[in-house]
RNAcentral holds the sequence, with entries from ENA and SILVA. A computed fold for a 1496-nucleotide RNA from an uncultured bacterium, annotated as small-subunit ribosomal RNA. The coordinates come from a structure-prediction model, not an experiment, and the mean pLDDT is 83.

RNA sequence: UAGAGUUUGAUUAUGGCUCAGGAUGAACGUUGGCGGUGUGCCUAAUACAUGCAAGUCGAACGGAGAUUGUAGCAAUACGGUCUUAGUGGCGAACGGGUGAGUAACGCGUUGGUGAUCUGCCUCGAAGUGUGGAAUAACGAUUCGAAAGAAUCGCUAAUACCGCAUAGUCUCUCUUUUUCCAGAAAUUUGAGAGUAAAGGAUUUAUUCGCUUUGAGAGGAGCCUGCGUCCCAUCAGCUAGUUGGUAAGGUAAUGGCCUAUCAAGGCGAUGACGGGUAGGGGACCUGAGAGGGUGGCCCCCCACAAUGGAACUGAAACACGGUCCAUACACCUACGGGUGGCAGCAGUAGGGAAUAUUAGAAAUGGACGAAAGUCUGAUCUAGCAACACCGCGUGUGCGAAGAAGGCCUUCGGGUUGUAAAGCACUUUUUGGAAGGAUUAGGAAGGAAUGUACUUCCAGAAUAAGUCUCGGCUAACUACGUGCCAGCAGCCGCGGUAACACGUAGGAGGCAAACGUUAUCCGGAUUUACUGGGCGUAAAGCGCGUGUAGGUGGUUCUGUAAGUAGGGCGUGAAAGCUCCUGGCUCAACUGGGAGAGGCCGUUCUAAACUGCAGAGCUAGAGGAUGGUAGAGGGAGGUGGAAUUCCGGGUGUAGCGGUGGAAUGCGCAGAUAUCCGGAGGAACACCAGUGGCGAAAGCGGCCUCCUGGACCAUUCCUGACACUCAGACGCGAAAGCUAGGGUAGCAAACGGGAUUAGAGACCCCGGUAGUCCUAGCCCUAAACGAUGUAGACUUGGCGUCGGUGGCUUAAUCGUCAUCGGUGUCGUAGCUAACGCGAUAAGUCUACCGCCUGGGGACUACGGCCGCAAGGUUAAAACUCAAAGGAAUUGACGGGUCCCCGCACAAGCAGCGGAGCGUGUGGUUUAAUUCGUUGCUACACGAAGAACCUUACCUGGGUUUGACAUAGCAGUGGUAGGAAUACGAAAGUGGACCGACCCUUCGGGGAGCUGUUACAGGUGUUGCAUGGCUGUCGUCAGCUCGUGUCGUGAGAUGUUCGGUUAAGUCCGCUAACGAGCGCAACCCUUGCCGUGUGUUACAAGUGUCACACGGGACCGCCGGUAUUAAGUCGGAGGAAGGUGAGGAUGACGUCAAGUCAGCAUGACCUUUAUAUCCAGGGCUACACACACGCUACAAUGGUCAGUACAAUAGGUUGCCAAGCCGCGAGGCGGAGCCAAUCCUAAAAAGCUGGCCUCAGUUCAGAUUGCAGGCUGCAACUCGCCUGCAUGAAGUUGGAGUUGCUAGUAACCGCAGGUCAGCUAUACUGCGGUGAAUACGUUCCCGGGGAUUGUACACACCGCCCGUCAAGUCAUGGGAGCUGGCAACACCUGAAGCCGGUAUCCUAACCCGUAAGGGAGGGAGCUGUCAAAGGUGGGGUCGGUGACUGGGACUAAGUCGUAACAAGGUAGGUGUACCGGAAGGUGCGCCUGGAUCACCUCCUUU
Repeated sequence: UAGAGUUUGAUUAUGGCUCAGGAUGAACGUUGGCGGUGUGCCUAAUACAUGCAAGUCGAACGGAGAUUGUAGCAAUACGGUCUUAGUGGCGAACGGGUGAGUAACGCGUUGGUGAUCUGCCUCGAAGUGUGGAAUAACGAUUCGAAAGAAUCGCUAAUACCGCAUAGUCUCUCUUUUUCCAGAAAUUUGAGAGUAAAGGAUUUAUUCGCUUUGAGAGGAGCCUGCGUCCCAUCAGCUAGUUGGUAAGGUAAUGGCCUAUCAAGGCGAUGACGGGUAGGGGACCUGAGAGGGUGGCCCCCCACAAUGGAACUGAAACACGGUCCAUACACCUACGGGUGGCAGCAGUAGGGAAUAUUAGAAAUGGACGAAAGUCUGAUCUAGCAACACCGCGUGUGCGAAGAAGGCCUUCGGGUUGUAAAGCACUUUUUGGAAGGAUUAGGAAGGAAUGUACUUCCAGAAUAAGUCUCGGCUAACUACGUGCCAGCAGCCGCGGUAACACGUAGGAGGCAAACGUUAUCCGGAUUUACUGGGCGUAAAGCGCGUGUAGGUGGUUCUGUAAGUAGGGCGUGAAAGCUCCUGGCUCAACUGGGAGAGGCCGUUCUAAACUGCAGAGCUAGAGGAUGGUAGAGGGAGGUGGAAUUCCGGGUGUAGCGGUGGAAUGCGCAGAUAUCCGGAGGAACACCAGUGGCGAAAGCGGCCUCCUGGACCAUUCCUGACACUCAGACGCGAAAGCUAGGGUAGCAAACGGGAUUAGAGACCCCGGUAGUCCUAGCCCUAAACGAUGUAGACUUGGCGUCGGUGGCUUAAUCGUCAUCGGUGUCGUAGCUAACGCGAUAAGUCUACCGCCUGGGGACUACGGCCGCAAGGUUAAAACUCAAAGGAAUUGACGGGUCCCCGCACAAGCAGCGGAGCGUGUGGUUUAAUUCGUUGCUACACGAAGAACCUUACCUGGGUUUGACAUAGCAGUGGUAGGAAUACGAAAGUGGACCGACCCUUCGGGGAGCUGUUACAGGUGUUGCAUGGCUGUCGUCAGCUCGUGUCGUGAGAUGUUCGGUUAAGUCCGCUAACGAGCGCAACCCUUGCCGUGUGUUACAAGUGUCACACGGGACCGCCGGUAUUAAGUCGGAGGAAGGUGAGGAUGACGUCAAGUCAGCAUGACCUUUAUAUCCAGGGCUACACACACGCUACAAUGGUCAGUACAAUAGGUUGCCAAGCCGCGAGGCGGAGCCAAUCCUAAAAAGCUGGCCUCAGUUCAGAUUGCAGGCUGCAACUCGCCUGCAUGAAGUUGGAGUUGCUAGUAACCGCAGGUCAGCUAUACUGCGGUGAAUACGUUCCCGGGGAUUGUACACACCGCCCGUCAAGUCAUGGGAGCUGGCAACACCUGAAGCCGGUAUCCUAACCCGUAAGGGAGGGAGCUGUCAAAGGUGGGGUCGGUGACUGGGACUAAGUCGUAACAAGGUAGGUGUACCGGAAGGUGCGCCUGGAUCACCUCCUUU
C1' cells in the first nucleotide's frame, strides 16, 4: 500500500486493453466580478526594419570649443568653470541570452596538483634615482560616391626605451634535514640576472607605480566512482601503445616532432550507429522506482556557418580583429557594410506564448569624489496560464402564486425558490485622509498606490460539464442502424434513462470541459515483488572454457561486513518548529533529512585471501554381476518375389460391390531345384542398455559405461556452465554400388455432382551398403542439471548379507534401476506426490496479450532444399488454460412408446366432395405453411354474412359522451313524386317525464371536442391455444463436498405405467408433477318412485352406500419393494373410458373472436347502398366419400338399439301425389306427444363373373321446397343418360379388445343448403405381438467437443471487389560521416640572398651592428573540386505476401471416431482448403486382450 469494467451460458486462474487520482511553461471550446503572488516562443540555433543593451576617467596627457576672472588702452599674458574628439589607463573575459553541438573527465561526487597561474581586493617587506627617442590629436596636400586611406610637418604623458640600485625574487652550482620519489619544503655558501610614473593638494597627506612574501576569491590540469538506447554494430587502433631526446605551455602529458620497440582496447561490450547539454531539483509513487530537466541556483557549450590567431591577469572573445562560405543591404559598379540564441519589436513557422513602457532602490563598470553608464535589476502594461484568497447577498416568507415540465388527471415537481417584508455593504462607485520600501537634509519610478474613514445603493458580478454501467445524477418529446454518440463495454433497425431538444437532477465553480504528455493504479520487467507439465516460457542431448557457487578443523589477515568519531554533501527547494503580509498563496529565521564519498579507530562471527590439516563430496584400487550399449568381420533358418523343371485345367486376383490387371502362348494351385535382396516370428515383459537420437537371429574380435561388495589409496581434485566443440530419428542432397518386398510422384480402374483423395491394379525415386553433407521433429515426462531433507503399501529388474533348507522354495534387511496407488504438502484446476509439480541450495536457459511472424531485411552456416539469429508498420479487445452445466455426435450402454416386428383395414391409381399452393382476375378479402398449415379460423359465402372489387351517395357521421347556441305543431309516423337502392322530398297525422308554471329533462338542428377503422405492428402486449407430452420429469430448504461455476440429494442395485416403491448411501426432508381425490361405466345393497313397467322382493330412473387391498394361498426375491401362478369374485394387479398437461421450449399461432400500448387515417383506410367476387381453372398436393363387386347387387317379407332435439318448434292418424311433397290438424313446453323408418342382420326369389341387374360421374327433360330473390351460385324428386374404375408404383397412415373393421342413428350451425365434414350414439364384431437387431421419437448413465443463437452449430483455404500499411524491384533522387587525390584563404610557427627601419651598441660623422617590419617562401590548414565506396531516407513501372471490410464464387480441410483419428518434421504432388510417402507424438474415440493397481 483501496479498486472497477471487459474473453464465458456460468466459473476459476492466466492475460492484455480501458477507467477512476495527481501533475503541466500547455493549447482548444463555452463562460468570465475582484485582489495578491508567480509564470509566459516547448515550433524555425529561421531571417531581421527601428531604438536602446559598455562605458568611464580632465585628479595620466597635449589640444579644441564655450563662458568668465585678474592685469593691461589694446594686442596680449596669467588663470577659473563647463564640454570634450584624440593619446593613455581601467573595464569591455562580468552581467544578459540560448541549448545547436557534446555520450565526453562534459556533468555530479571524492581526492590530487611534490605539475600550475591569478588583474582588481586585504595584510606585510623593500623601493620609486637618472636619461632618451617618438607619435595621435592638430595643420597642410592628395585619393575616394561612400566607408575610409595616403604623404609631409608640429607636440604631450602614468604611452615607449636606455642606464643605475636591489633582495629572503629568478637561474646555475653546493650543503643539511623531512619526504615513497623527482625540479618540493627546510638549511648553508658562491656566482649570474631582472624594477619603477607620476597625479591631486588646504603641504597634513593621499591616490598611484615597481620588486617580493602571505591571504582571500577565481581559474587550469589530473584522478576513483556514477552517468540513455541498439550486438540485426564484434572486432577496433599507425601518433595508434610505450620508451628516449628536443620543442611547446602557467603547467603534466604523443600535446607536437624525430627515432626505437610492437604494442594498446574489447563480451565487466571496444569500435560503430541513434538520441541527448549535465546537476541541484521537479512530477508521481506506500516505498523501491519511473518520468522530466521550463522558471530559480551551479557547471558546460555556443554567438549567421566554418577556420584562425591578436590583445590581455584571464578570450581563441555575443554587441573585438582577419579569412572563407551562404544570405541581406548600400553603391556613382570602382567598391563597401552587416550579424537580436541582449531588452522591446517585425516577418515567418506553429495548436500556441506579452510592451518598440518607467528609472527611486539593489548589484556592477569607471572615477579621489560629485557623478555618468547599466533592457542587469526594480516596477508598471498584456494574458483566468498557474496557485491562493474574497465576492455575486443575509433573515423571514405557503395562497405551496403564475409560468414551465411530467401525470395514473387525483396530483407531483421546479420550490422558500420567486414575489413581498426587514436588514447588511465584503465588493463596486463617489469623496476625504494617506504610508512602508527610501536607515541622517532634500529629491525619488511604482504612486496619490497599499491602507483608513465617510456617503450611495441589493445594488456592479455564474457559469460549465455530466446524468446506460464503471460513476454522483431521469423523465417527456423528436429521430428510426438515419442523423448521430462513444474512455472501455457498447447505444440507434417506431415506445432510445446511451443520439438531438426541453424540464428536472448531480458534480465542480470564476471557472468548467476536451485534447496532448508523464507517473500511478500495473506485483503488466516482479531488487523490494512474477513465472516456465497443460495458460507465453526448459536449449534435442552431451563434453567442457571463462564466469558464478562450493565439504570439514585450526591459525593468521582485514578486502567485503559491522559499530563509533571526523570531514564533506553550496544556496534555494523538501520536512518540522517559529515569525511577517487581516488569512492563504508568498516570504524571513532556526533545526533536520539528503542512503553516496573520503578519512580514522575498533570488532573478527560470516564470506574472501594466505597457510597447515581431515575424510562424509569426488576419484582411484581389488573382487564379482547383468545387459537389443557401440564398431568390425563372419554365419543361419523361415517367408515374399523371380527363374528352370514336373503334375494339372480354367480361371485367378481383388472389393462394400466391381473393374483395371494376370491367364489356354497353360496362370492360380501343388511338388522339386536354383537366384537374390531385405528383415530377424516365437522368446518379448509399463523387461534390459545407452547422454539423447536410439539399440533385438547366432558366433568371433575390438571397445565405452553402469551396479554390487571390500573400506585399501588420493585428499575438495567438486557442481553448474555464456561462447566453443561433439553426437543427433525420418525425410532430403552428392558420388559409387545394390534393389526381394514396400512405395511419394506417375499411369490405369472404381467411387462421386466433381474425386487432382480415401478403395483396387501397377509403379519410379527412395527405403539397403560405402564415403561425405544436411542438423531439423509432438527431438515429449510437452517437466534443465547437480545435491540435501520429508509417513507408507504393492509389483518388477540387477546385486549383496542374515534366517531357514539336504538343496530349492520362502522370508527379512540393504544398495542401484524401473512401475503403480497414495499421506502431508503443493497446484487455477487437472493432477504431482522420495523417479515431486513437496521443502531448500547452486548454476544455466527461456517468457511478458492475440495476429502480422517458426515472417521481412541484414549477418553466419549449407551443393541445394533450407537452417540459425530475428524485427517493424498495421490490426483486434480479446487470444489462450483448467474445470462446470447443457446441447450435439454418421460415440458407447440401459429402458420405454402401434417406434419396428407380427397382423387387420387403408391412403398413394379412378370419379366426385372439400381445403391449400400456383395461375388467372376489377376482385378472386384475410390469416394459418415440416412434425405442430392444408373438411384449419368457417357449429354451414345466393342477398346479408363480407372484411375484397366496380359504381352511386353521406361527412360530428351507422354508434357513445360532453360543452355551447338554437328549436315548440317539437320528437316520431307518413301519402303522391324521383331514383337501381341508399337516399331526396314532404301534403297530412301527431306525442312523453318533472315543475315553484318561469322553466327543466328527453328529442331535433347547428357547432366544438370527438366518433369510427377486419388499417400496421402476435418481433410492444394481456388472454387463450398448439407442440415436445400424460413424457417422468422439474426444483427447493438445511447439511456436506468444491476457491468457484456447481455437485450431492435426483447417482448406484433391484422394481414399477411412473423420480412407483424398496435397499444401499453425506445426506435428511420438502414442493410442483406421477398416483389418488372428480365424472361416466361394469356387480351388489338401501331409499324413493312421476310420465318408465310384466303392477310390485323384478326391469328402469335418480340418490346414497358396499365392493378390489397383492387382502388370502404357493413359488421367487435381500426376511425388502415387488413379481409369477392359483383360489374366490361381476371385476385382479392402474378393471375400462374421460376430465386433469410439472419447470420449461419453439420471439410457435392469434392485433380478424375479445382486450390493449404505440403508429397511421379523418369529405376517408370511416359509413350507407346496388351489382359482382370469395364458387375462376392448364396443373400440383392434403383430408375424405363412393366404388371396382357374389362375404355382392336387386326385389319381397321380417327382427333388435342408444344418444339427442322440439312452441317463429317437433308434427301423429287420415287423404292426394310414382316421388320430392301437399292437404290436414290430434298430441306435446316432453321418461307422457313427435322426430322415428334404425341399418348391417335373418327368411325367400332373381342375377352367375360380364365393365355386368357392378359402379355411379356427367348430361337432358319434367317437377318439389326454402327464401324479397336460386342466372352467376341452393337442396330434393321422377324419367332418361351410364364416364373413369376390374384392388392401385415408389412410398406411406391408423389400430393391441368390445379395439380395428363394417353398419346405420342423432345433434349443433341453419330460412334453405353444398355435411361425404365435425361432435356424439348404439349394432355386428376380429387377427396378431417371437421379440427389441434395425427406422422414428422420448427418458437415464457415460464419453468427446474448437458448439452455448447450442450441428439448421462452428469453421478452413483459393478466387473476385474495395481500403490500408509493408517487403522485393530496372532505376531516379536527397541527407550524413569518412577515405584518396587536386587546389588551397586568413593565420601561427620556421626560412630568407630582396626592400624598409627613431630609441640601444660601435663610430666625430658617414656608416655599420643588434633587433624589428614588409615582401617572398615552406609545414600545418578551413572551405571548395574530382572519384569510388559506406550508411540512412524519399520515390518507382511491376511484383510478393499481410490486415480489414452484414449478406459474392468454389469446395468442406478442422472441431463428435467430424464421417479416411488428428497433429508433427521432411519430400513430392494438386483450383483451393489439402492429399500421399517415410519416421515420430497422443494433445485419439470405441471395442477386445495383456500387464499393473485397489478391495476381499